[in-house]
RNA sequence: GGGGAAUUGGCGCAGUUGGGAGCGCGCUUGAAUGGCAUUCAAGAGGUCACCGGUUCGAACCCGGUAUUCUCCA
Numbered sequence: 001g002g003g004g005a006a007u008u009g010g011c012g013c014a015g016u017u018g019g020g021a022g023c024g025c026g027c028u029u030g031a032a033u034g035g036c037a038u039u040c041a042a043g044a045g046g047u048c049a050c051c052g053g054u055u056c057g058a059a060c061c062c063g064g065u066a067u068u069c070u071c072c073a
Stems, first nucleotide, its partner, number of pairs: 001072007010025004019056001027043006049065005
């Protein structure tokens, strides 16, 4: 220098036929219990890496940028 992959709540990830942003763990509150454990219920928490474009509508399509991993030289 070139090719490929990844980037989504605190952590690990799903979601790519373009239209509802979700799961597990963790966190908060309440209840049961002798109970800081356990179980149940409710809730908070996200500019979907960044910038721009296409579209009635973008996490998803297109272009560029950044970081990480990997292959080639």
Molecule: transfer RNA
Organism: Defluviitaleaceae bacterium